Molecule: c-di-GMP-I riboswitch aptamer
Organism: Geobacteraceae bacterium
RNA sequence: UCAUCGAAGAGGUAAAACACGGGUAACCGUGUGGCACAAAGCUACCUGUCCUGUUUGGUUUUUAUAAUUUUCGCACGCUGUACGCGGCGAAGCCAAGCAGGAUAGAGGGGCCGACGAA
Numbered sequence: 001u002c003a004u005c006g007a008a009g010a011g012g013u014a015a016a017a018c019a020c021g022g023g024u025a026a027c028c029g030u031g032u033g034g035c036a037c038a039a040a041g042c043u044a045c046c047u048g049u050c051c052u053g054u055u056u057g058g059u060u061u062u063u064a065u066a067a068u069u070u071u072c073g074c075a076c077g078c079u080g081u082a083c084g085c086g087g088c089g090a091a092g093c094c095a096a097g098c099a100g101g102a103u104a105g106a107g108g109g110g111c112c113g114a115c116g117a118a
Base pairs, nucleotide, nucleotide: 005116006115012037013036017032018031019030020029021028022027035105041111042110043109045108046107047106048103049102050101051100052099053098054097055096056095057094058093059092070091071090072089073088074087076086077085078084079082
C1' cells in the first nucleotide's frame, strides 16, 4: 500500500409511527422520532417485489352440498314459465403478455469512499 476484517474514538445515515405537503397509485419530500446500518454513499444494468394503463384468457366448462359457491344485463333461444336449461355480454376478481413507473433499507452487478486495534 492492497485485499480481508471490525476493536476503539470522532463524526455520519435514519426504519416504524405521527404531522404537513406532492403523486391516480406504488411511493416521494420536510419536520418530530431513533429500528437498525461500514457503504443504509451514488447508480434502475440484471433478478425479485409493488403500482398504473392496455391486450388476451379464465371466472361464465364440470360438480351441488347440512351450509358457504362474486354481482348483474340481453327489443337471445327452448318449454315445464322457473331462484329452470342453453347462448351472448358487462362489472369485479385472478393469471399471462406488452408499455410506463416505484423500490438502492429485497438480492446481485458497476462507480466512489472515513477510521485502523487484533